A computed fold for a 128-nucleotide RNA from Lysobacter sp., annotated as SAM riboswitch aptamer (S box leader).
RNA sequence: CAUCCAUCGAGACCGGCUGAGGGACAGGCCCGAAGACGCCGGGGCAACCCCGCUCUCCACGACGCGAGUCGAGGGGAGGGAAGGUGCCAAGUCCUGCGGGGACCUGAGCGUCCGCCGGCAGAUGGUUG
Numbered sequence: 001c002a003u004c005c006a007u008c009g010a011g012a013c014c015g016g017c018u019g020a021g022g023g024a025c026a027g028g029c030c031c032g033a034a035g036a037c038g039c040c041g042g043g044g045c046a047a048c049c050c051c052g053c054u055c056u057c058c059a060c061g062a063c064g065c066g067a068g069u070c071g072a073g074g075g076g077a078g079g080g081a082a083g084g085u086g087c088c089a090a091g092u093c094c095u096g097c098g099g100g101g102a103c104c105u106g107a108g109c110g111u112c113c114g115c116c117g118g119c120a121g122a123u124g125g126u127u128g
Base pairs, nucleotide, nucleotide: 001128002127004125005124006123007122008121013042014041015040016039017038021031022030023029025096026095027094028093043088044087045086048084049083050080051079053078054077055076056075057074058073060071061070062069063068092120097117098116099115100113101112102111103110
């Protein structure tokens, strides 16, 4: 960097340095000299990977006359936080494309939605 899969309305802040932009893109709306963003240190959140943690279910193999024993694999429920990531303003801050519904209207336009799918993005894991 590419591929595939999963998740993305919950949660979690202090100190130091620096000094003007930052929130991916566009529009909006926010954050920001009462110092944002970023970097460093410490702390925390969560549970993707992880755990020689527990229970349970389903196949398989070996051994055994048999009850069964052993080994390896997969699914489910629960637990943990040592390690690898990640994260700690706002729903991924909102919208972007297509559809659905409600209201209004003669109709369209328009307004709205914890609606459905998609695009884009982020994070983790698999494979190359």
Source information: The RNAcentral record of the sequence draws on Rfam.